About this RNA
Model confidence (mean pLDDT): 85 of 100. The RNA shown here (small-subunit ribosomal RNA) has 1503 nucleotides and comes from an uncultured Gammaproteobacteria bacterium. The sequence is in RNAcentral, with records from ENA. Rfam family: Bacterial small subunit ribosomal RNA.

[in-house]
RNA sequence: AGAGUUUGAUCCUGGCUCAGAUUGAACGCUGGCGGCAGGCUUAACACAUGCAAGUCGAGCGGUAACAGGGGUAGCUUGCUACCUGCUGACGAGCGGCGGACGGGUGAGUAACGCGUAGGAAUCUACCCAGUAGCGGGGGAUAGCCCGGGGAAACCCGGAUUAAUACCGCAUACGCCCUAGGGGGGAAAGCAGGGGAUCUUCGGACCUUGCGCUAUUGGAUGAGCCUGCGUCGGAUUAGCUAGUUGGUGGGGUAAAGGCCUACCAAGGCGACGAUCCGUAGCUGGUCUGAGAGGAUGAUCAGCCACACCGGGACUGAGACACGGCUCGGACUCCUACGGGAGGCAGCAGUGGGGAAUAUUGGACAAUGGGGGCAACCCCGAUCCAGCCAUGCCGCGUGUGUGAAGAAGGCUUUCGGGUUGUAAAGCACUUUCAGUGGGGAGGAAAUGGUCACGGUUAAUAGCGGUGAUUUUUGACGUUACCCACAGAAGAAGCACCGGCUAACUCCGUGCCAGCAGCCGCGGUAAUACGGAGGGUGCAAGCGUUAAUCGGAAUUACUGGGCGUAAAGCGCGCGUAGGCGGUCUGGUCAGUUGGGUGUGAAAUCCCCGGGCUUAACCUGGGAACUGCAUCCAAUACUGCCAGGCUGGAGUAUGGGAGAGGGUAGUGGAAUUCCACGUGUAGCGGUGAAAUGCGUAGAUAUGUGGAGGAACACCCGUGGCGAAGGCGACUGCCUGGCCCAAUACUGACGCUGAGGUGCGAAAGCGUGGGUAGCGAACAGGAUUAGAUACCCUGGUAGUCCACGCAGUAAACGUUGUUCACUAGGUGUAGCGGGUAUUGACCCCUGCUGUGCCGCAGUUAACGCAUUAAGUGAACCGCCUGGGGAGUACGGCCGCAAGGUUAAAACUCAAAGGAAUUGACGGGGGCCCGCACAAGCGGUGGAGCAUGUGGUUUAAUUCGACGCAACGCGAAGAACCUUACCUGGAUUUGACAUCCCGGGAAUCCUACCGAAAGACUGGAGUGCCCUUCGGGGAGCCCGGAGACAGGUGCUGCAUGGCUGUCGUCAGCUCGUGUCGUGAGAUGUUGGGUUAAGUCCCGCAACGAGCGCAACCCUUGUCUUUAGUUACCAUCAUUCAGUUGGGGACUCUAAAGAUACUGCCCCGGUCAACGGGGAGGAAGGUGGGGAUGACGUCAAGUCCUCAUGGCCUUUAUGUCCAGGGCUACACACGUGCUACAAUGGGCUGUACAAAGGGUCGCGAACCCGCGAGGGUAAGCCAAUCCCAAAAAGCAGUCCCAAGUUCGGAUUGGAGUCUGCAACUCGACUCCAUGAAGCUGGAAUCGCUAGUAAUCGCGGAUCAGCAUGCCGCGGUGAAUACGUUCCCGGGCCUUGUACACACCGCCCGUCACACCAUGAGAGUUGGUUGUACCAGAAGUCGUCGGGCUAACCUUUUUAAGGAUGCAGGCGCCUAAGGUAUGGCUGAUAAUUAGGGUGAAGUCGUAACAAGGUA
Repeated sequence: AGAGUUUGAUCCUGGCUCAGAUUGAACGCUGGCGGCAGGCUUAACACAUGCAAGUCGAGCGGUAACAGGGGUAGCUUGCUACCUGCUGACGAGCGGCGGACGGGUGAGUAACGCGUAGGAAUCUACCCAGUAGCGGGGGAUAGCCCGGGGAAACCCGGAUUAAUACCGCAUACGCCCUAGGGGGGAAAGCAGGGGAUCUUCGGACCUUGCGCUAUUGGAUGAGCCUGCGUCGGAUUAGCUAGUUGGUGGGGUAAAGGCCUACCAAGGCGACGAUCCGUAGCUGGUCUGAGAGGAUGAUCAGCCACACCGGGACUGAGACACGGCUCGGACUCCUACGGGAGGCAGCAGUGGGGAAUAUUGGACAAUGGGGGCAACCCCGAUCCAGCCAUGCCGCGUGUGUGAAGAAGGCUUUCGGGUUGUAAAGCACUUUCAGUGGGGAGGAAAUGGUCACGGUUAAUAGCGGUGAUUUUUGACGUUACCCACAGAAGAAGCACCGGCUAACUCCGUGCCAGCAGCCGCGGUAAUACGGAGGGUGCAAGCGUUAAUCGGAAUUACUGGGCGUAAAGCGCGCGUAGGCGGUCUGGUCAGUUGGGUGUGAAAUCCCCGGGCUUAACCUGGGAACUGCAUCCAAUACUGCCAGGCUGGAGUAUGGGAGAGGGUAGUGGAAUUCCACGUGUAGCGGUGAAAUGCGUAGAUAUGUGGAGGAACACCCGUGGCGAAGGCGACUGCCUGGCCCAAUACUGACGCUGAGGUGCGAAAGCGUGGGUAGCGAACAGGAUUAGAUACCCUGGUAGUCCACGCAGUAAACGUUGUUCACUAGGUGUAGCGGGUAUUGACCCCUGCUGUGCCGCAGUUAACGCAUUAAGUGAACCGCCUGGGGAGUACGGCCGCAAGGUUAAAACUCAAAGGAAUUGACGGGGGCCCGCACAAGCGGUGGAGCAUGUGGUUUAAUUCGACGCAACGCGAAGAACCUUACCUGGAUUUGACAUCCCGGGAAUCCUACCGAAAGACUGGAGUGCCCUUCGGGGAGCCCGGAGACAGGUGCUGCAUGGCUGUCGUCAGCUCGUGUCGUGAGAUGUUGGGUUAAGUCCCGCAACGAGCGCAACCCUUGUCUUUAGUUACCAUCAUUCAGUUGGGGACUCUAAAGAUACUGCCCCGGUCAACGGGGAGGAAGGUGGGGAUGACGUCAAGUCCUCAUGGCCUUUAUGUCCAGGGCUACACACGUGCUACAAUGGGCUGUACAAAGGGUCGCGAACCCGCGAGGGUAAGCCAAUCCCAAAAAGCAGUCCCAAGUUCGGAUUGGAGUCUGCAACUCGACUCCAUGAAGCUGGAAUCGCUAGUAAUCGCGGAUCAGCAUGCCGCGGUGAAUACGUUCCCGGGCCUUGUACACACCGCCCGUCACACCAUGAGAGUUGGUUGUACCAGAAGUCGUCGGGCUAACCUUUUUAAGGAUGCAGGCGCCUAAGGUAUGGCUGAUAAUUAGGGUGAAGUCGUAACAAGGUA
C1' cells in the first nucleotide's frame, strides 16, 4: 500500500466482498510446562446454608460462662458442692465510637448527572494548631429480682440501682442575638504514679496521660450556584399557573418559588422548547497516518440504586445494602390469634443463556473500625483452587547417517516423491518425574539498656538509638544440586482466483462446497478420501462484534449537463457574506506568563524479576479550560468621510411584455334561394356515411364561433410558464448617450409569499372547426389499436379551485478574471459624403466555429461545464417506492412531506469492436430478369424416413443427410439375428514339454469340430554328447481380442461459408483505455488489382503469376503411328521417305506491346490494326485468418471407461433385398424434329495374361465350340450412336410406351429359392407433357447422341472419364437469395432463432389495510387515602426546672390522642402514544423449462 466482482473488451460512476488489528467472547478439533492478567456481557430473576461490623471493663451497674486465688461444708488428702468479683477475664445490659467507610450493581437518569473552568450564601465527627475552662447539685432508667400475657416474635406491671446516660445551677477570654440599652448559652470523668499535708482510711490533694466544654484558624470531607461541552427522532412545533418576576412570611447548615399569601404577566422555543426512543458519565480502551469512528469489562474518579413504591428518625454526616416505619408482590413459620425475611457483599443453589470459577486458606503483609495498649474484628485485602479466556516465555531433542531401505502415493513403467526423513551410530537432559538443599516477602509489637523531654520525682508516659525475643496463609514457595532415560510431550486450518501451497482415486447439476467471483451434468488442482505441499503452532479454525481499508457522509477529503443529485420561476424575512479612507476599541486573532488539566494508562530514558509479558523510578505529554500582560495587520464593533458597487433624475430607442375595450378580412361549417345531375366522400384497397325527398360541384345572400396565412428570421419581448391581425386607453421591465445627485443603500436567501403550460374540477355562458369517451366500417388469428365515417365532454369566455410537466440549456442566483474568428437584433460614435452604401469602432442581447484550460468520455469553451469569491437547494448502490402510514393542502382527482421489512450483486454513464435492422449509400454473383431444358403427375431403379421383424447391423439430418460411407450384400463381405461349438484363444511376444514340417485316411455331424489309423524325417553348426533356426501339438500365466461407449477428451482427414477478397503484423502516430490509423477517401479492377491523395511507412497469409492441359508455330526424333513424291500390293502390305498428320521432348508466342479517343500528363476504360489466339484466351490443380463443440472412435491412430468360458473367436442357416405409406435423386416414356426396317459415314479416351479374345463353325438370340494374335501407337474389346440415304407407320393408348406376368433358355459361381444379369416367344399396365412449388445452365456451354473405365466370379438407369451434333438469351439491378465495403441506430455480444414487458395460474416470504381482541406507557378530571414530617387543639396524662401556704398545688415543658395540609400504592371516567394478534383483503418481492399476447430496444415495424 491494495485486491476481486457489472463488459466481448475499455474508461468512469457505484455498491457488495476480501486481505489487517482487536475482544470480558462462544463453538469445533486438539492439548506438555511455567509466569502475568482476566472470568454472569443474559433474569436489577428467585434464593437453602455459612460467613461479610464490630469494639471498648482505662465510661457504668455488675458476674451468666471459663481459669486462678481465698474461704466454708461433705469428707475416700484431693475430689465434689457452696460462698467470695479478690485476680485474669467477661454473656446479657446501660453508655461511647463505628455500622454514611470498605464491598456490590448499572435498574433508573438526556440531568448541573458527568466532564472542564469558575463562584459565594454554608456545614464538617475523628485529626492539627491557638485561646479559655472542666465548680457545685438533682431526678430517673435498663440490667438484675418478683408477678403476668403469648405458640412464637415479643410484650405488660411492680420494686430496686450505676454512669463519660439525662437535667438544672454557677462561671463566660473568645462565641451567639440585639430595637446597640442589653440579653443568651458549657463541661465528665477515667487510668498510672506519688514526696509533703489532711483523712470518715474509701480517699482528698499534686502530677502525667487520655477524655470533656466553649471558641478561633487549618486540614479533610460534604452541600449549593454558574459558563461551556455531553445520543437519535420534526412522520414530536409549540410548551409552561408555582409557571416567570417582585414583596411579606416560613424553611434550610446554606443562596433560591425551596414553600406560602398577595401583586404583575411573564418565561422557554427553529442556535430545536415540549414529547418519544435509547443510554450511567469520565480518565481511558480498540482502531486509524491523522482527523475521526466505535466503546465505557478489569483499574481509577464521580453519580445513582439496594425486593418494588412512599416516608421520616438518629446522627458531624443517611432519607441509610447486612437500621426503622407504612403500602405492594413473593417466600417461610404458626397453636390461625399473629409473626419473620430481602446475596446488585464472599462463596454457593435453581433459573435464564452460546457462555463465565471454590459453599477454599489467612489476617503473615497492606489497609480500615474500636481500644491507652496488648489485642479483637474485617469474604476489604493477601494467597491458593478451577478455566489455553488472553498476553508472554520454554519444551516436545541435537549431530551424523544413501543401500536414497521398507511401506505409502504416483508414473511416460525409465523413474519420481515422502526423504536425512526413518532405522543405525554418537551425544545432550531444559521442562515434567524422584530425592536433597533453600532465600525474600518481617517492618513492627514486646523485653533490657542508653540519651534527652515532661515532672517535685531516679515513678509513669511518650521520643531517639542499641541489643534481644517472637510473628509466614501462600509453602512440598522461588531458586540451587543430584539421579535416570530420547526417555512423558503436536496439532489445526488451508492448497480455483483474491491468497502462500497439486496430484491420484471416488462421485456425476447427485452428494455436496461457497467470504466474493463461483465449482459439481464421466477425465473436478473448487465436492469426499488419500499422498504430497503451504501457513500458524499449544494452539488452530469458525461464528459474533468494532474500527480500518471506505475519499462509501468527503473538517482534513466528494459531488450535482448525460452516471444519484439545481427547488418550475420570482419577490422577500431571519441568517450568512460584503467596496474604499481615517481615527478609536481590542471581542475574534497572535505572542508570552500564571493556575489547572487526579493517579493509573500511552510515549521516552532508566531499574527489578535468567528473558519477555509484568512490575517500577524519572521525564515528556495530556493538543483543553480559566486568568493576567502585550501586539493591532486582518475580521468585528463605534465614529467620521469617499465614489468605483447599487440607485435616482434628464433626453432618446426597439419590442408577439401584460391588462382592457373596440374593429377587420380570408377560410371551415350551417341556413335560404338559383344553376345542375348521379354520384360524392374516403382508402394500401375498401366499407360504414351522404345523395334522385336532388347530394358533391357552382353562384348570390345571410348566421355564428374560433383562429389570425403571407410578413416570420437558430428575429424580438418576458423571471419562468409563455406571447403573433389592426386601433385606442391603462401599465411593467430593458437598452443607449451625456451630465447631475444619494452615499454601500449591496449579494444570496431556510421558513414565508406571489406567478405558474396542458389536462382536470365548480358555477354560469358559448360551441364553427377539431375532438378523449362512445358507435359504426375496415385490417387482423384476435384488434377493446394504428386507417376511415360520425361524435359527447373538452377546446372558447367570465369568476373561482387545482399547482403539476422531458416546467429541459436535463446546466441555481450574483460578481470578477481568462486568445480569437464570423453572423444576426437594438442604440450610439468616428472617417468620408449632398445623401445612401462600404469601412473602423463602443455598449446590450442572441447564434455558430475555435485556443488555452477542463472533462470518465461525449463535449463545454467571455452566454463556460475554465479560474476564483458569496449564498441557497439537492445526492450517497439497484429494486421495494416517490409507494405505505401519519401530518398539511384540495370539492374531488390528487398534490406535498416521506419510510421500513424484504430482495439482488449488480443497476448505471460515455466511448470501442462486432453482429443485427421491416436504416441509408456503393458494388458483385445463373441472385433476379431474358431464355433453353428439367423435377413435382406415370411406370421402374436407387437412397432415406416410417412401419414390420428373431434380425431387418451401423453411421450421415436445412443449404453443407437422403444413386451419401458402399469403386458393386446370393455364401464370403457382415459388424445384425437364430442355432451349434470354443476359452492363452482366429492373431502377436515370452516360458516349459513333446514332435520335423507335411501328406493320406475310417466313423459321427449342417459345418465348425471331435475322434482313428498310417506314411515320413529335411536345413545350419558340431569337440558327434549335442545345440540352433523354422513349423506343428500339449501345458501354465503374463497377456491377446472387441466394427463395445465417448467425434462434447483427441490426432489425422473432410465438408461449408468461398476461389468470397478478405485476414493480419512490425515500427511510428493518435487515444487515460478498449482501440484507431495503415485497410478510410477520389478513381479503377475479376481481385486490399492498380493509380492518386493521406500520420503513416513497410511487411506477411490470401488475389495474380509460377504448375498441368488445350489452342498456333518452330526445332529435334521418326516405331508399332503417317504416306505427298517413286515403286509394289487385296490391304501403308512391303521397299522407301522424314514432307504432312500424329506422337513426345525442348522452345517461341500475348505484353494493353502499337495507333486513336476518354481519363488527373495516372491507373484504367472504349475502339482499331496485326495476329492461331486480345485484354485473367478456355479448362484444371491450387481454398487466407477463421466459423459451424459441422462429419468421422465403423478406414487408420489414440486418452479414458466397459467386457474377458464373452460385448472375444469359429461354423451353418437367415437378415441387411421385408411393404398400407411419405420424401429425395435418377432412368424410360407419353411420340411424327418420332418409331420400325434396310443400307451407309465419321471419333476420342481407355482396358487386356487368373486377361482381351479375332477369324471360322453351331444357335433366332443370350451364348457355345474351336482357336490365331497380343504383356499391346503392332493383336483384341470395337459395332460408335445420333447423322445421312431409302422405305413403312398417319394421330390412335397407336407399328407410341414398355411395366407386369406366363413359358423356354444362356452365363457366372460350391450354390441364383429367399436374392443375379442376360436371351427368345407370348403378355402389353400406367402414361397423351404433369397443381402449388422448385432445379440446372451464359458457349463448344445447355440440350441431345453414343463410347470407355474403376469396383467386379457374376451383377449399374449410379459414379468417374471420352468424344460426336450443337443452340437460345442477358434490357437491366427495382425486387427475392447470398456476399463485400462505407455509414447510421441499438437496451443485442450464446450476438434478432437476440433481448424483453404486463396480466393470469401455482408455491413461498415480508409488509399495508382490517369488524375488532389483548398488553405496555402516559395525560386529564375526580374518589379515597397508610406511614410520616409540619401545623394546630389542649378534653387526658406528665420525674428533674420555677413559684408557693411544700405528704401537695400551680406554672413551664413534654407525651399519647384528635383535627388539618401534603402524599405512595389503589379506584372510577375519559383521552394520547405504542406493541402483539385477527376472518378477510391490497399491492410488492422471489421462484430452470406454465398460459395469453408482443409494449420497449433497429424507423422495433403507429419514432